[in-house]
RNA sequence: AAUUGAAAAAGGCAAACUUAUCGAAAGGUAAGGACGCAAAGCUACGAGUCUAAAAUCCUCCAGGGUAAUGACAGUCGGGUUGCCAAG
Numbered sequence: 001a002a003u004u005g006a007a008a009a010a011g012g013c014a015a016a017c018u019u020a021u022c023g024a025a026a027g028g029u030a031a032g033g034a035c036g037c038a039a040a041g042c043u044a045c046g047a048g049u050c051u052a053a054a055a056u057c058c059u060c061c062a063g064g065g066u067a068a069u070g071a072c073a074g075u076c077g078g079g080u081u082g083c084c085a086a087g
Base pairs, nucleotide, nucleotide: 003086004085005084012037013036017032018031019030020029021028022027035074041080042079043078045077046076047075048072049071050070055066056065057064058063
């Protein structure tokens, strides 16, 4: 140093759900809360998924279709940084 996460220890993050708040929604943020996580740190670059306000099309005017420019990094890759231990 590559690599690895069996055992150990220090610390870290925080799903569902609840409350508040922002948002058209998906979802975000804060507090509580822990299902889990060795990158569950960061990055929408590739794939994927979610939503559909504006736009546009249809319309029996109730509504419906299309479609990111909106999101998801706790879906999988890529990039990048990094704790502890083994080595």
Predicted 3D model of an 87-nucleotide RNA (c-di-GMP-I riboswitch aptamer) from Cytobacillus oceanisediminis. The source organism's lineage runs through Bacteria, Bacillati, Bacillota, Caryophanales and Cytobacillus. Its mean pLDDT, the model's own confidence on a scale to 100, is 86.